Predicted 3D model of a 120-nucleotide RNA (SAM riboswitch aptamer (S box leader)) from a Deltaproteobacteria bacterium. Its mean pLDDT, the model's own confidence on a scale to 100, is 81.
[in-house]
RNA sequence: UCUUUAUCGCGAGUGGUGGAGGGACAGGCCCUGCGAAGCCACAGCAACCGGCCCGCAUGCGGGUGCCAGGUGCUAAUUCCUGCCCGGAUCAACCGCAUGGUUCCCCGGGGGAGAUGAGGA
Numbered sequence: 001u002c003u004u005u006a007u008c009g010c011g012a013g014u015g016g017u018g019g020a021g022g023g024a025c026a027g028g029c030c031c032u033g034c035g036a037a038g039c040c041a042c043a044g045c046a047a048c049c050g051g052c053c054c055g056c057a058u059g060c061g062g063g064u065g066c067c068a069g070g071u072g073c074u075a076a077u078u079c080c081u082g083c084c085c086g087g088a089u090c091a092a093c094c095g096c097a098u099g100g101u102u103c104c105c106c107g108g109g110g111g112a113g114a115u116g117a118g119g120a
Base pairs, nucleotide, nucleotide: 001120002119003118004117005116006115007114008113013042014041015040016039017038021031022030023029025082026081027080028079043074044073045072048070049069050067051066052065053062054061055060056059078112083109084108085107086106087105091102092101093100094099
């Protein structure tokens, strides 16, 4: 870097350093000199992997088991939307008209992204 798979409405922050950005991308909307990113220390959350334990059809199951070694995470649902479909349907616009388009709201699927575990 590519790929497979699981999860993504829960949860959890202080101090030091640093000195202007940050929230992946785009748009929106936010955070930020009452101090951004990055780095360090300590603390915390969670339980993917791991260890232990239990069950049995012996390699599978068990957050109405335990621990916390490896990761991860600690503003906002992955902050919201992005593509497609359905519902609802006020308003605006287009059309002579059946009607159409856009915005807003709700739901489903997908894409993208993040993290874990495995593979190349």